[in-house]
Context: one part of a larger RNA
RNA sequence: UGACGGGGACCCGAACAAGCCGCGGUGCAUUUGGUUUAAUUCGAUGCAGCGCGAAGAACCUUACCCGGGCUUGACAUGGUAGCUUAAGCCUGCCCGAAAGGGUGGGGUGAACCUGGGGAAACUCAGGUUGGCUACCACAGGUGCUGCAUGGCUGUCGUCAGCUCGUGCUGUGAAGCAUCGGGUUAAGUCCUAUAACGAGCGCAACCCCCGCCCAUUGUUGCUACCCGGUAGCACCGGGGGCACUCUAUGGGGACUGCCGGCGAAGAGCCGGAGGAAGGAGGGGAUGACGUCAAGCCCGCAUGGCCCUUAUGCCCGGGGCUACACAAGUGCAACAAUGGCCGGUACAGAGGGAAGCAAACCCGUAAGGGGGAGCAAAUCCCUAAAGCCGGUCCCAGUUCGGAUCGGGGUCUGCAACCCGACCCCGUGAAGCCGGAGUGGCUAGUAAUCGCAGAUCAGCUACGCUGCGGUGAAUACGUUCCCGGGUCCUGUACA
Numbered sequence: 001u002g003a004c005g006g007g008g009a010c011c012c013g014a015a016c017a018a019g020c021c022g023c024g025g026u027g028c029a030u031u032u033g034g035u036u037u038a039a040u041u042c043g044a045u046g047c048a049g050c051g052c053g054a055a056g057a058a059c060c061u062u063a064c065c066c067g068g069g070c071u072u073g074a075c076a077u078g079g080u081a082g083c084u085u086a087a088g089c090c091u092g093c094c095c096g097a098a099a100g101g102g103u104g105g106g107g108u109g110a111a112c113c114u115g116g117g118g119a120a121a122c123u124c125a126g127g128u129u130g131g132c133u134a135c136c137a138c139a140g141g142u143g144c145u146g147c148a149u150g151g152c153u154g155u156c157g158u159c160a161g162c163u164c165g166u167g168c169u170g171u172g173a174a175g176c177a178u179c180g181g182g183u184u185a186a187g188u189c190c191u192a193u194a195a196c197g198a199g200c201g202c203a204a205c206c207c208c209c210g211c212c213c214a215u216u217g218u219u220g221c222u223a224c225c226c227g228g229u230a231g232c233a234c235c236g237g238g239g240g241c242a243c244u245c246u247a248u249g250g251g252g253a254c255u256g257c258c259g260g261c262g263a264a265g266a267g268c269c270g271g272a273g274g275a276a277g278g279a280g281g282g283g284a285u286g287a288c289g290u291c292a293a294g295c296c297c298g299c300a301u302g303g304c305c306c307u308u309a310u311g312c313c314c315g316g317g318g319c320u321a322c323a324c325a326a327g328u329g330c331a332a333c334a335a336u337g338g339c340c341g342g343u344a345c346a347g348a349g350g351g352a353a354g355c356a357a358a359c360c361c362g363u364a365a366g367g368g369g370g371a372g373c374a375a376a377u378c379c380c381u382a383a384a385g386c387c388g389g390u391c392c393c394a395g396u397u398c399g400g401a402u403c404g405g406g407g408u409c410u411g412c413a414a415c416c417c418g419a420c421c422c423c424g425u426g427a428a429g430c431c432g433g434a435g436u437g438g439c440u441a442g443u444a445a446u447c448g449c450a451g452a453u454c455a456g457c458u459a460c461g462c463u464g465c466g467g468u469g470a471a472u473a474c475g476u477u478c479c480c481g482g483g484u485c486c487u488g489u490a491c492a
Base pairs, nucleotide, nucleotide: 001492002491003489004488005487007486008485009484010483011482012481013480015476016475019439020438021437022436023435026331027330028329029328030327031326032325033324034322035321042053043052064317065316066315067314068313069312070311073138077137078136079135080134081133082132083131084130088108089107090105091104092103093102094101095100110129111128112127113126114125115124116123117122140306141305143304144303145302149300150299151295152294153293154291156289161200162199163198164197165196166195167176168175169174180191181190182189206283207282208281209280211251212250213249214248215247217245220241221240222239224238225237226236227235228234254277257271258270259269260268261267333432337391338390339389340388341387342386343385349380350379351378354373355372359368360367361366398429403424404423405422406421407420408419409418445468446467447466448465449464450463451462
């Protein structure tokens, strides 16, 4: 000087407390450990691994296993030699599961230069580029090392810290500055001061949402008119751009104003006005560094290793196994509910090898059909809710696992191993021990919708979007993590 202390002081954080909903029990999904296996490819492993890499494992993917095959190789560059009517393209046959191997047929089979022949078409010889074959040099490796690395990422932590120049103090390591008093979300600001300044961080500048204005006016909107209609709803036409909205620019909030407290300070408390207040809400943004943290299987890359194989192709299998165990989820155990009928309202996205309306068929999955739409135009679009009915506390009209049967769709192909539909079957489960997680407001809880990946899908995942919409915080003693100062130390 740090680090540490079951040392002290002060302070902060969904850290505790107050409260709401869970997890831990059941079934299933998924990941992992373990076990098994020819293989169950590999990595990630306290917090910070375990719905993680994987935003899509039937083949492919695929890195694993078994078997069949190839050897200048699936791919790149170069050299030498040969061929250039050779390879390729088209089309047969044989072996084969395919890959691959073997063997035929016929047509086609590039450009240019020089020279010879020819009237020309063209032809011959040589050469160059191109192509093929053989050989060589090399390719190739998801083989090892993240303890050789780049790059990217996680974490402490959006925590308020980490440093530098000059100066001053100290023999020196180093200290001061950065401490103290106040204040803040903040090393934020004020004040004091052997310090005075400065840099990286904080904040602000950027994006979204909330109020207003201007511009914009179709595909959007409809205050006005007309028609359809008994009228309304609604539809069509005209007119219009006021309103909603679209998407661009601007305004608006600054403790600016008033009162109180404070040191005539920083600032704090209350109030007015305001759509909004003292950082308005959210996002992006992550200092010096720590963990030899993570990734050599994204990519790049040093070294090492393989070279008729640790490379490459193919068929099949495996990654989907199952006595168990854990994590993360989904569905439940019901009446604030289940079921049936009727009915209303989003936002954000996606759409051409695509999204697909009306209508028809089917109990349904789905099939037929094809209007419209490269989309503010057309299509994909809510559920909880509301209204009415039924069930009457029961392992039930709760719950849906499991299994049997029949079907639909995608795809070369659903046996291993897809999703969905219908009929039947109806298991565990009566709110979950010790313990443990999330959340402070449009949050939790609850309800559905969309998208990426994608032929299809094991999505209950993930990333977004909106609908409905709470409870609670006395307080900082305690648990956890963190910041500043003081202190102890036999630790570095």
The part of an RNA shown here (small-subunit ribosomal RNA, 3' major domain) has 492 nucleotides and comes from an uncultured bacterium.
Its mean pLDDT, the model's own confidence on a scale to 100, is 83.
Rfam family: Bacterial small subunit ribosomal RNA. Gene Ontology terms of the family: ribosome and structural constituent of ribosome.